This is a predicted structure of a 378-nucleotide RNA (Bacterial RNase P class A) from a Candidatus Latescibacterota bacterium.
The coordinates come from a structure-prediction model, not an experiment, and the mean pLDDT is 75.
It is recorded under the gene name rnpB.
The sequence is in RNAcentral, with records from ENA.
Rfam family: Bacterial RNase P class A. The family's RNA type in Rfam is ribozyme. Rfam describes the family as follows. Ribonuclease P (RNase P) is a ubiquitous endoribonuclease, found in archaea, bacteria and eukarya as well as chloroplasts and mitochondria.
[in-house]
RNA sequence: CAAGCGGGCCGGAUGGCCGCGCCCGAUAAGGGUGAGGAAAGUCCGAGCUCCACAGGGCAGGGUGCUGGGUAACGCCCAGGCGGGGUAACCCGACGGAAAGUGCCACAGAGAAGAGACCGCCAGCGGGCGGGGCCUUUGGCACCGCAGCGGGCAAGGGUGAAACGGUGGGGUAAGAGCCCACCGCGCUUCCCGGCGACGGGGGCGGCACGGUAAACCCCACCCGGAGCAAGGCCUAAUAGGAGCGGAGAGGUGGCCCGCCUCGUGACCACGCUCGGGUUGGCUGCACGAGGUAUCGGGUAACCGGUAUCCCAGAUAAAUGGCCAUCCGUUCGGUUUAACCCCCGAAUGACAGAACUCGGCUUACAGGCCCGCUUGCCUU
Numbered sequence: 001c002a003a004g005c006g007g008g009c010c011g012g013a014u015g016g017c018c019g020c021g022c023c024c025g026a027u028a029a030g031g032g033u034g035a036g037g038a039a040a041g042u043c044c045g046a047g048c049u050c051c052a053c054a055g056g057g058c059a060g061g062g063u064g065c066u067g068g069g070u071a072a073c074g075c076c077c078a079g080g081c082g083g084g085g086u087a088a089c090c091c092g093a094c095g096g097a098a099a100g101u102g103c104c105a106c107a108g109a110g111a112a113g114a115g116a117c118c119g120c121c122a123g124c125g126g127g128c129g130g131g132g133c134c135u136u137u138g139g140c141a142c143c144g145c146a147g148c149g150g151g152c153a154a155g156g157g158u159g160a161a162a163c164g165g166u167g168g169g170g171u172a173a174g175a176g177c178c179c180a181c182c183g184c185g186c187u188u189c190c191c192g193g194c195g196a197c198g199g200g201g202g203c204g205g206c207a208c209g210g211u212a213a214a215c216c217c218c219a220c221c222c223g224g225a226g227c228a229a230g231g232c233c234u235a236a237u238a239g240g241a242g243c244g245g246a247g248a249g250g251u252g253g254c255c256c257g258c259c260u261c262g263u264g265a266c267c268a269c270g271c272u273c274g275g276g277u278u279g280g281c282u283g284c285a286c287g288a289g290g291u292a293u294c295g296g297g298u299a300a301c302c303g304g305u306a307u308c309c310c311a312g313a314u315a316a317a318u319g320g321c322c323a324u325c326c327g328u329u330c331g332g333u334u335u336a337a338c339c340c341c342c343g344a345a346u347g348a349c350a351g352a353a354c355u356c357g358g359c360u361u362a363c364a365g366g367c368c369c370g371c372u373u374g375c376c377u378u
Base pairs, nucleotide, nucleotide: 001374002373003372004371005370006369007368008367009366010365012325013324014323015322016321017320018319020034021033022032023031024030036349040360041359043358044357045356046355047354048226049225050224051223060222061221062220063219064218065079066078067077068076069075080094081092082091083090084089095217096216100215101214102211103210104209117156118155119152120151121150123148124147127145128144129143130142132140133139134138164182165181166180167179168178169177183206184204185203186202187201189200190199191198192197230282231281232280233279240273241272242271243270244269289308290307291306292305293304294303295302296301326347327346328345329344330343331342332341
């Protein structure tokens, strides 16, 4: 210098004028304060609230290498293993397939205790062809092709996947048939590690295909609904419930009783209670809080000290204009090409609504740090 990898950060600045929400102030004057890294998607996990709940099991859902962090998590950190990359580094639903069941399309001979299409091999038989030899209407062996029943699984071919790989020996041809190395399996062995796991020893020619984001098995976790949760507040009318009035009085209506009488219930009156209302207040802005620093830890993170207070709307405020500057783009001028200068446009994604921890997604332009590889120079 070029190409790349990982991480962090900013995401217009300053001033003036006008305006909006909230707070202080007295309802004034005036002052203070006012979006984000994702406020987003609402995908996970919590706090908080109400309802439900003895305990255990079934069903259902979720998570799934190890250790750690955390209030918790499907998140984060560190590590292991597997895959990719020359590397920095990146990616991984990464428990179990000798518990059982199912599935493995097409192609292919054969897709799980498999298989022989082409091929390789010796044998039988003497059919066809070829030339050769001999004692020539015949006979002998050889070569090739075809046939028959066998041996083989090395090579070819199919497939995402074909029942270990490479090399050698061996054989009629072959084959873990035998051997070496690699791989694989088993092991109450040894060493290292908290562990996942790594390294080694011994045994076994190898017996065990893939698929669990198929059923399933194993381990662990999980009650439901959500701030329109939930709580509080005022009065009147009508209606409801309870008590009194009160079995003293009244007798208007109704029921029981044939009628009178009687009895029961209801109402007028007073007190109390509860329900409704998209009304108001609260929940609701001091919190698993921010910043700085010290200590512990590889880190995530934890602890101490100091300091700060930082939106709170409810149809929903957080905006507009001007000036100067900054960045980008375009045009002009000029130049070998830039710079400078002049003019114009433009400043991403987006936007609080109970609150946090994460994840994911969107993002014009720019800055910083660390690392890798290649080339050049000293």